Transfer RNA from an uncultured Clostridia bacterium, 74 nucleotides, folded computationally. Rfam family: tRNA. Gene Ontology term of the family: triplet codon-amino acid adaptor activity. It is annotated as a transfer RNA.
[in-house]
RNA sequence: CGGGGCGUGGCUCAGCUUGGUAGAGCGCUGCCUUGGGGUGGCAGAGGUCGCAUGUUCAAAUCAUGUCGCUCCGA
Repeated sequence: CGGGGCGUGGCUCAGCUUGGUAGAGCGCUGCCUUGGGGUGGCAGAGGUCGCAUGUUCAAAUCAUGUCGCUCCGA
């Protein structure tokens, strides 16, 4: 320098192909259960999807640029 993959709640990830209410598990908070704890049950908080611009009625999703991590090649 060229090319590929990844980036989404605190953590691990799905959703992207086919644009249409942002989700799951674990964790966290409250309550119930217990003599107390664990387990179990119920409820809740928490992310505008790495960043910017564009296309569109509408973008996590499409296009362009860019940043970080990683792999391959030179």